[in-house]
RNA sequence: UAGGUAGCUUAUGUGGUCGCGGUUUGGGCAUGCCCAAGCUGAGGAAAGUCCGUACUCCACAGGGCGCGAUGCUAGUUAACAACUAGGCAAGGUAACUUGACGGACAGUGCAACAGAGAGUAGAUUGCACCCGCAAGGGUGUGAGGGUGAAACGGUGGUGUAAGAGACCACCAGUGCAGGUGGUGACAUCUGUAGCUUGGUAAACCCCAUCGGGAGCAAGGUGAAGCAGAGCACAGUGGAAUUGCCCGUUCCGUAGAAAGUGUCGGGUGCACCGCUAGAGGGUUUCCGUGAGGAGACUCCCAGAUAGAUGACCACACACGACAGGAUACGGCUUAUCGAGUUGCCUAGUAC
Numbered sequence: 001u002a003g004g005u006a007g008c009u010u011a012u013g014u015g016g017u018c019g020c021g022g023u024u025u026g027g028g029c030a031u032g033c034c035c036a037a038g039c040u041g042a043g044g045a046a047a048g049u050c051c052g053u054a055c056u057c058c059a060c061a062g063g064g065c066g067c068g069a070u071g072c073u074a075g076u077u078a079a080c081a082a083c084u085a086g087g088c089a090a091g092g093u094a095a096c097u098u099g100a101c102g103g104a105c106a107g108u109g110c111a112a113c114a115g116a117g118a119g120u121a122g123a124u125u126g127c128a129c130c131c132g133c134a135a136g137g138g139u140g141u142g143a144g145g146g147u148g149a150a151a152c153g154g155u156g157g158u159g160u161a162a163g164a165g166a167c168c169a170c171c172a173g174u175g176c177a178g179g180u181g182g183u184g185a186c187a188u189c190u191g192u193a194g195c196u197u198g199g200u201a202a203a204c205c206c207c208a209u210c211g212g213g214a215g216c217a218a219g220g221u222g223a224a225g226c227a228g229a230g231c232a233c234a235g236u237g238g239a240a241u242u243g244c245c246c247g248u249u250c251c252g253u254a255g256a257a258a259g260u261g262u263c264g265g266g267u268g269c270a271c272c273g274c275u276a277g278a279g280g281g282u283u284u285c286c287g288u289g290a291g292g293a294g295a296c297u298c299c300c301a302g303a304u305a306g307a308u309g310a311c312c313a314c315a316c317a318c319g320a321c322a323g324g325a326u327a328c329g330g331c332u333u334a335u336c337g338a339g340u341u342g343c344c345u346a347g348u349a350c
Stems, first nucleotide, its partner, number of pairs: 001346010012315007020041010043321001047332002050330005055215004062246004067211005072086005087101001088099004102206002107204002109200002124145002126141006153171006172196002174193008219272004228263001230262004237251005279298008316319001
């Protein structure tokens, strides 16, 4: 210098006029409205709602079955399917990236086309032997050829009619036993067993761990209004136990009582929940890191058909994706650009 790789930060700015939501102070009255001044007013994703929580209500003696989620190790965290650091596998010259990454000797299933054969399978060609005058047939073989994504260790030898882990040596893998290193996943070394009988579990399944349900239109208070003692549901009854069963509890005892469902009617106003929080900023220490502990400091939307806009001027790099609705931590998706840090490869110069 060129190319690459992994992050982080930022998200047009300044001024003026008018307007909108919230709030403080002051004033006015018709007492919940108006006026004036001040302060404040969207995001890195506010989005998708895919995970995990807080919070609220409902439910909850216990047991069994089922269903769902997760799946290498160690950590972080309120928690997680998130994140960090590692291991292993695959890709890349490398920095680095990607991986639902437990089990296929528990069982069941599946494998298009091609091929003789897709599993303890397989005789098409070849090879060998036998029968036959011949054409051809029988037997053995899984070593050579051919098909396929895949035909189930490799090389050399022994052996044999021809062959084959059938046997042997070496190499590779797997299981078992042991040593060393590591918290661990695992790595590495030694010995041993011919063990090499394939793939697929985001196919059923098995194993391990975890898991109540519904959601702020949760839920609560006040005011106003309306029409129902409406209708349906029992006799080994009904309801709850939030998938089912057992069991338990509650109600009832001839009363449609409780309860559930359903139809009809009314309201759809105000307040609380509701924004001080797993909060933001600066900084010190601990940790490889995610993160943790502390100090100082700040207060930073709270609407309810839903405010944050319009116009003007100036500047430049000419402005992307997009907007709250209980809150928070992640993930995913959208995004004009700009700045910045670490690392890798190649070339050149010193």
Molecule: Bacterial RNase P class A
Organism: Anaerolineae bacterium